[in-house]
Model confidence (mean pLDDT): 77 of 100. The RNA shown here (Bacterial RNase P class A) has 347 nucleotides and comes from an Anaerolineae bacterium. Taxonomically the source falls in Anaerolineae (Bacteria, Bacillati, Chloroflexota). The sequence was found by an Rfam model in a public genome assembly. Rfam family: Bacterial RNase P class A. It is annotated as a ribozyme.

RNA sequence: CGGGAAGAUCAGGCGAUCGCGGUGGGCUACGGCCCGCUGAGGAAAGUCCGCUCUCCAGAGGGCAGGGUGCUGGCUAACGGCCAGGCGGGGCGACUCGACGGCAAAGUGCCACAGAGAACAAAGUGCCAACGCAAGUUGGUGAGGGUGAAAAGGUGGUGUAAGAGACCACCAGCGCGGCUAGUGAUAGGUGCGGCUAGGCAAACCCCACCCGGAGCAAGGUCAAGCAGACGUGAGGGGCGGCCCGUCCCGUUUGAGCGUCGGGUAGACUGCUGGACGCGGCGAGUAAUCGACGCGCAAGAUAGAUGAUCGUCCAACGACAGAAAGCGGCUUAUCGAUCCUCCCGAUCG
Numbered sequence: 001c002g003g004g005a006a007g008a009u010c011a012g013g014c015g016a017u018c019g020c021g022g023u024g025g026g027c028u029a030c031g032g033c034c035c036g037c038u039g040a041g042g043a044a045a046g047u048c049c050g051c052u053c054u055c056c057a058g059a060g061g062g063c064a065g066g067g068u069g070c071u072g073g074c075u076a077a078c079g080g081c082c083a084g085g086c087g088g089g090g091c092g093a094c095u096c097g098a099c100g101g102c103a104a105a106g107u108g109c110c111a112c113a114g115a116g117a118a119c120a121a122a123g124u125g126c127c128a129a130c131g132c133a134a135g136u137u138g139g140u141g142a143g144g145g146u147g148a149a150a151a152g153g154u155g156g157u158g159u160a161a162g163a164g165a166c167c168a169c170c171a172g173c174g175c176g177g178c179u180a181g182u183g184a185u186a187g188g189u190g191c192g193g194c195u196a197g198g199c200a201a202a203c204c205c206c207a208c209c210c211g212g213a214g215c216a217a218g219g220u221c222a223a224g225c226a227g228a229c230g231u232g233a234g235g236g237g238c239g240g241c242c243c244g245u246c247c248c249g250u251u252u253g254a255g256c257g258u259c260g261g262g263u264a265g266a267c268u269g270c271u272g273g274a275c276g277c278g279g280c281g282a283g284u285a286a287u288c289g290a291c292g293c294g295c296a297a298g299a300u301a302g303a304u305g306a307u308c309g310u311c312c313a314a315c316g317a318c319a320g321a322a323a324g325c326g327g328c329u330u331a332u333c334g335a336u337c338c339u340c341c342c343g344a345u346c347g
Base pairs, nucleotide, nucleotide: 001343002342003341004340005339007337008336009335010334012311013310014309015308016307017306018305020039021038022037023036024035025034026033027032041318045329046328048327049326050325051324052323053214054213055212056211060243061242062241063240065210066209067208068207069206070084071083072082073081074080085099086097087096088095089094100205101204106203107202108199109198110197124143125140126139127138128137129136130135152170153169154168155167156166157165171195172194173192174191175190176189178187179186180185218268219267220266221265227259228258229257230256231255234248235247236246237245275294276293277292278291280289281288282287
């Protein structure tokens, strides 16, 4: 200097003029006025997860259903985060993983090609016998072919010819125990000829977890009306079903259906929190602790803006709060900082 990898920060500041929402104070002729403070995001998005909070009398038991899936930690919790293990990718910094179980629970799928793709199989080839020959019968599974995958590999013994048929070494697998580690695992070792593969993001098995509905949840106040007809012995509380249990009803008619009438207004929930910032301590880290400082939108036909000047790397992209929070995912103009990797050149 070029190309990469991981992480962090910013997304405007200041001044003036005018205009909006909230809030504190003051004044008021009660119409309102003045001053101060404050007012969209890193994703506010998606609604993919988890919760706080609220309601369903209690939220019981079970089935079905759903979710997660290596180990150890963090967290209110999670399908999240951190660290590690194993496997894959990359020269590397790093990164990805749907990561329990593959026949020792069971059932399945593997197109085409190929003889044969799960109790295997015999087309080519090799060997033996018979035959003039073509060929027939028997043996074989090592060579070659097909294929993603075809009875583990190398070297030998043996055989009519071969083959873990047998032997040595190795790989895998099973059983056992030693060392290190909290553990997942890793290393080395003894015995065993046990030796067809892949797929569980196939059905399934195993372990753990899961009541339901949601701020249009709910609560308070005010105002207002008008019932009629039909059906009817069961109906309702729970996402589905069963058990259990409770409430309402059975001609004093629950519930359901049709027609018709009234209201939809105000307040609250509504923003002080698993909150933010700072440094100190513990920890590899995620994170936690104590201390100090701070209060940063709460609209409701829906505010948060416009103009000018100036600073600047930035007003340009993606894009606008509606109960709140922790994550994940997606979109994205531009700038800055820090650490590391690869290559080239110079000293």